[in-house]
């Protein structure tokens, strides 16, 4: 280098903003964006994880036009859309399960090729 084993450590973000006054929930305006692939860098292509779920298996959302380029729904320019459950008089941004789980992520030790 490659693979295996145990074992640590890391692993989700964002309004004390304006009105209206039932509402950190409504209008506006702002902000946020897990992980792994993908020929070149994704919330919105592919798949996975979170939720729900006794396991298991299933369910769980969103994108376009146009330039560049061999090659991007990923860059660069435009408009555009999504976002779990329970609480509260309706929530991506409060609260809360959750000092939880958790895809992966890096790291040491040992085997084995």
């Nucleotide at each position: 280098a490659g693979u295996u084993u145990u074992c640590u450590u890391c692993g989700g973000a964002a309004a004390c903003g304006a009105g209206c006054g039932u509402g950190u929930u409504c209008u506006c305006u702002a902000c946020u964006g897990g992980c792994g692939g993908u020929g070149a860098c994704a919330g919105c292509c592919c798949g996975c994880g979170a939720u729900c779920c006794a396991u298991c298996a299933g369910c769980u959302g969103a994108u376009u036009c146009g330039g560049u380029g061999c090659a991007a729904u990923u860059c660069c320019g435009a408009a555009g859309c999504c976002a779990a459950c329970a609480g509260u008089u309706c929530a991506g941004u409060c609260u809360g399960g959750a000092a939880g789980g958790g895809a992966g992520a890096a790291g040491a030790a040992g085997g084995c090729u």